This is a predicted structure of a 118-nucleotide RNA (c-di-GMP-I riboswitch aptamer) from Oscillibacter sp. PC13.
The sequence is in RNAcentral, with records from Rfam.
Rfam family: c-di-GMP-I riboswitch aptamer. Rfam describes the family as follows. GEMM was predicted in a large-scale screen for bacterial structured RNA regulatory elements.

RNA sequence: UGACUGUAACGGCAAACCGGGGGAAACCCCGGGACGCAAAGCAAGGGAGCUAAGAUGGCAAAGCCGCCUGCAAGACCGCGGAGGGAGAAUACGCCAUUAUGCCAGCCCAGCUGCCAGA
Numbered sequence: 001u002g003a004c005u006g007u008a009a010c011g012g013c014a015a016a017c018c019g020g021g022g023g024a025a026a027c028c029c030c031g032g033g034a035c036g037c038a039a040a041g042c043a044a045g046g047g048a049g050c051u052a053a054g055a056u057g058g059c060a061a062a063g064c065c066g067c068c069u070g071c072a073a074g075a076c077c078g079c080g081g082a083g084g085g086a087g088a089a090u091a092c093g094c095c096a097u098u099a100u101g102c103c104a105g106c107c108c109a110g111c112u113g114c115c116a117g118a
Base pairs, nucleotide, nucleotide: 004117005116006115012037013036017032018031019030020029021028022027035105041111042110045108046107047106049102050101054098055097056096057095058094059093064081065080066079067078
């Protein structure tokens, strides 16, 4: 000096949760707080995972009560109302797919790094 290992010491980081803020969300930032971490430092190449703004596709249930018009209405091809429902004539809604978004304290890989030596 490098690799390996993590007893000791000096220290470091900070999960859940709470408060404030940002974001469509996942999640992130600040403060508090410590579950833990020998790389729980950096970065985001590969995989896994999370979200679905945008995009694409699909979904318009048909009954009840009353009214108008009319020769004639069980008018939803007119109107009003109730009920319930994700949604009742309407896609500002619901479902599905999808990352350009997120994470990386999930794994692999990359870069850097304190101390010590059974």